[in-house]
RNA sequence: GGAUGCGUAGCUCAGCGGGAGAGCACUGCCUUCACACGGCAGGGGUCGUAGGUUCAAUCCCUACCGCAUCCA
Repeated sequence: GGAUGCGUAGCUCAGCGGGAGAGCACUGCCUUCACACGGCAGGGGUCGUAGGUUCAAUCCCUACCGCAUCCA
RNA backbone atom coordinates (compact mmCIF):
# COMPACT_ATOMS: atom_id res chain seq x y z
C1' G A 1 0.00 0.00 0.00
C1' G A 2 -4.27 -3.59 -1.16
C1' A A 3 -8.42 -7.06 0.47
C1' U A 4 -12.01 -8.80 4.10
C1' G A 5 -14.64 -8.48 8.72
C1' C A 6 -16.13 -5.68 13.03
C1' G A 7 -17.66 -0.74 15.67
C1' U A 8 -25.16 -0.77 19.17
C1' A A 9 -26.01 0.39 27.44
C1' G A 10 -20.40 -0.25 32.15
C1' C A 11 -19.18 -5.67 29.74
C1' U A 12 -20.69 -9.76 26.10
C1' C A 13 -23.92 -9.51 22.06
C1' A A 14 -28.87 -9.57 19.15
C1' G A 15 -31.60 -6.50 15.90
C1' C A 16 -30.61 -5.50 9.31
C1' G A 17 -35.91 0.02 6.32
C1' G A 18 -41.21 2.00 10.14
C1' G A 19 -41.18 0.39 18.33
C1' A A 20 -33.38 0.49 20.21
C1' G A 21 -33.50 -4.72 22.88
C1' A A 22 -31.53 -9.39 25.85
C1' G A 23 -28.10 -11.51 29.53
C1' C A 24 -24.67 -10.01 33.23
C1' A A 25 -23.52 -5.58 35.93
C1' C A 26 -25.80 -0.86 38.73
C1' U A 27 -29.91 1.50 42.01
C1' G A 28 -34.36 1.03 45.15
C1' C A 29 -37.97 -2.20 47.61
C1' C A 30 -39.56 -7.22 49.56
C1' U A 31 -37.48 -11.50 51.89
C1' U A 32 -33.17 -12.57 56.20
C1' C A 33 -30.87 -11.33 62.88
C1' A A 34 -27.26 -10.08 58.82
C1' C A 35 -25.05 -11.54 54.08
C1' A A 36 -25.82 -14.49 49.86
C1' C A 37 -29.63 -16.64 46.72
C1' G A 38 -34.48 -15.44 45.00
C1' G A 39 -38.77 -11.99 43.61
C1' C A 40 -40.63 -6.97 41.98
C1' A A 41 -39.61 -2.20 40.01
C1' G A 42 -36.26 1.36 37.88
C1' G A 43 -32.03 4.21 35.72
C1' G A 44 -28.46 4.15 31.94
C1' G A 45 -27.66 4.73 24.40
C1' U A 46 -25.50 11.45 19.77
C1' C A 47 -26.44 2.81 17.24
C1' G A 48 -17.86 5.15 15.52
C1' U A 49 -17.85 10.36 12.56
C1' A A 50 -19.63 13.18 8.32
C1' G A 51 -22.43 13.36 3.91
C1' G A 52 -26.02 10.99 0.42
C1' U A 53 -30.64 7.81 -1.05
C1' U A 54 -35.64 7.45 1.01
C1' C A 55 -41.99 9.82 3.22
C1' A A 56 -38.87 7.33 6.92
C1' A A 57 -31.92 4.92 8.15
C1' U A 58 -28.87 1.17 13.67
C1' C A 59 -30.09 -1.18 8.82
C1' C A 60 -28.87 0.84 1.95
C1' C A 61 -24.57 3.90 -0.68
C1' U A 62 -19.86 6.96 -0.29
C1' A A 63 -15.73 8.94 2.36
C1' C A 64 -13.06 9.09 6.83
C1' C A 65 -11.54 7.20 11.94
C1' G A 66 -10.38 2.97 15.17
C1' C A 67 -9.59 -2.45 15.91
C1' A A 68 -8.60 -7.50 14.03
C1' U A 69 -7.06 -10.96 10.17
C1' C A 70 -4.86 -11.97 5.38
C1' C A 71 -1.71 -10.56 0.96
C1' A A 72 2.48 -7.75 -0.76
A computed fold for a 72-nucleotide RNA from Peiella sedimenti, annotated as transfer RNA. Its mean pLDDT, the model's own confidence on a scale to 100, is 82. Rfam family: tRNA. The family's RNA type in Rfam is transfer RNA.